[in-house]
């Protein structure tokens, strides 16, 4: 330099173009306990950036950014 893949909560992962973007762990509060842990309930928390297509985009297209793999 060229090609391909990936980018979503603090972490690891889901989500036929249409649901209030979901779960696990973690975090906070409450219940429970003599205290803590465990357990139960509740809550906060995310789509890499900019355009485009579409009635509708996490999803499709383009460019960029970051990471990975292969070739040279």
């Nucleotide at each position: 330099g060229c090609a391909c893949c990936c980018a979503u909560a603090g972490u690891c992962c889901a989500a036929c173009g249409g649901a209030u973007a979901g779960a696990a762990c973690g975090c906070a509060a409450g219940c429970u306990u003599g205290c803590g842990g465990a357990g139960c309930u509740u809550g906060a928390g995310a789509u890499c950036g900019a355009g485009g297509u579409u009635c509708a985009a996490c999803u499709c297209c383009u460019c960029g950014u970051g990471g990975g793999u292969g070739c040279a």
RNAcentral holds the sequence, with entries from ENA. Transfer RNA from a bacterium, 72 nucleotides, folded computationally. It matches the Rfam family "tRNA". By type it is a transfer RNA.